[in-house]
Context: one part of a larger RNA
RNA sequence: CUGGGCGUAAAGGGCGCGUAGGCGGCCUUCUAAGUCGAACGUGAAAUCCCCGGGCUCAACCCGGGAACUGCGUCCGAGACUGGAGAGCUCGAGUCCGGGAGAGGAAAGCGGAAUUCCCAGUGUAGCGGUGAAAUGCGUAGAUAUUGGGAGGAACACCAGUGGCGAAGGCGGCUUUCUGGACCGGUACUGACGCUGAGACGCGAAAGCUAGGGGAGCGAACGGGAUUAGAUACCCCGGUAGUCCUAGCUGUAAACUCUGAGAACUUGGUGUGGCGGGUAUCGACCCCUGCCGUGCCGUAGCUAACGCAUUAAGUUCUCCGCCUGGGGAGUACGGUCGCAAGGCUGAAACUC
Numbered sequence: 001c002u003g004g005g006c007g008u009a010a011a012g013g014g015c016g017c018g019u020a021g022g023c024g025g026c027c028u029u030c031u032a033a034g035u036c037g038a039a040c041g042u043g044a045a046a047u048c049c050c051c052g053g054g055c056u057c058a059a060c061c062c063g064g065g066a067a068c069u070g071c072g073u074c075c076g077a078g079a080c081u082g083g084a085g086a087g088c089u090c091g092a093g094u095c096c097g098g099g100a101g102a103g104g105a106a107a108g109c110g111g112a113a114u115u116c117c118c119a120g121u122g123u124a125g126c127g128g129u130g131a132a133a134u135g136c137g138u139a140g141a142u143a144u145u146g147g148g149a150g151g152a153a154c155a156c157c158a159g160u161g162g163c164g165a166a167g168g169c170g171g172c173u174u175u176c177u178g179g180a181c182c183g184g185u186a187c188u189g190a191c192g193c194u195g196a197g198a199c200g201c202g203a204a205a206g207c208u209a210g211g212g213g214a215g216c217g218a219a220c221g222g223g224a225u226u227a228g229a230u231a232c233c234c235c236g237g238u239a240g241u242c243c244u245a246g247c248u249g250u251a252a253a254c255u256c257u258g259a260g261a262a263c264u265u266g267g268u269g270u271g272g273c274g275g276g277u278a279u280c281g282a283c284c285c286c287u288g289c290c291g292u293g294c295c296g297u298a299g300c301u302a303a304c305g306c307a308u309u310a311a312g313u314u315c316u317c318c319g320c321c322u323g324g325g326g327a328g329u330a331c332g333g334u335c336g337c338a339a340g341g342c343u344g345a346a347a348c349u350c
Stems, first nucleotide, its partner, number of pairs: 003322004007304002012318001014201003021194003025088002028085004033081002035077003039073004049065006091191001092188003095184004103177007110154001115149007125136002162169002206247006215241002220236004258317006266295011299306002323350003332343004
């Protein structure tokens, strides 16, 4: 509690939807709550301030003035805000026509590879490392050929490419389904922006129940290394990783940059859609809108850097910060099965 701030110094809520609230385009009429002006009433005295005076001065005291920034009544103004009415189309939305996309959900299908099983060929090694050993192998391994089982993930395409609010999304097909973009400018007529609470979504790990389990692999066992080695390396390996239903609600949930709107020199890539020019046509070239990168002008910045995707110039709304440690701790509350989450101090100390 105002001011100043929040990319990297403390500080943007993980993301959405939306309640209250705050804020809100153009034109016009009325109103007069806010606002502005005048008058009147009131605003006790003392105090404060100014002038003058009394105690030798001062403190103190006395007189006069001003002030008391306020409130009320009434008259007036009508620009701006609010309220009521009428209208407008550029904000917002609807409709029509298009194409793009790993956006979401469910079901089905496919091939490569790893592992395991069966069978054939075949024989003494294989594997692993810096070097080894543990391990596997004459009960026939490794290698190789054929067949089978099962789970998980989808090489190339693949791209500072695309989609999504964020988390996130990548083999193929089908069904259901959300959003954005471009073009038309037919319709509604401010219907908008933000958003405390609330509600929903929310990687990984973790939890409950039931399935599943190929590979990988916390814990754990063993072999090495080492002074030691509760590690790094190697051989194994349980939970887990996967599915269904429910819970948890966190993160370097990062662009460490809240959302919306407007304005402000340029250059060069790339994704989507359109217009023009050209052409037989696709390209090329010019250009409009939306997205996504790089480089840079002004400006900003403590610097680094940012720079029409702003960290520039402004407005609206929300969240947050206020020295380090103590501490995201204690206590209380609340949520959770638990783990723990959210809220969140102080003493003390520098």